Notes: c-di-GMP-I riboswitch aptamer from Paenibacillus sp. UNC451MF, 85 nucleotides, folded computationally. Model confidence (mean pLDDT): 90 of 100. The organism belongs to Paenibacillus, within Bacteria. It was read from a public genome assembly, where an Rfam model found it.

């Protein structure tokens, strides 16, 4: 000092839930609020999962289907404080 790893410490983030905003909707932001997180910072690249405006098809009931989401599902890539066994 690197890698691995996760004990203390300081410091960080924030599910559920209310609430305000934007969104067709999943979902997202902000304010409150912690269940939990050592990468839960970052990125939709591969699965997986949500949703279906617009498009197709329709028996008019619906039904596909992302160019829309999801990093707090799981891989994969960038990048990062601390430092005990």
């Nucleotide at each position: 000092a690197u890698c691995a790893c996760g004990a203390a410490a300081a410091g960080g983030c924030a599910a559920a839930c209310u609430u305000c905003u934007c969104g067709a909707a999943a979902g997202a932001g902000g304010a409150g609020g912690a269940c939990g997180c050592a990468a839960a910072g970052c990125u939709a690249c591969g699965g997986a999962c949500c949703u279906a405006a617009g498009g197709a098809u329709u028996u008019c009931g619906a039904u596909c289907u992302a160019c829309g989401g999801c990093a707090g599902c799981c891989g994969g890539g960038c990048c990062a404080c601390c430092g005990a066994a």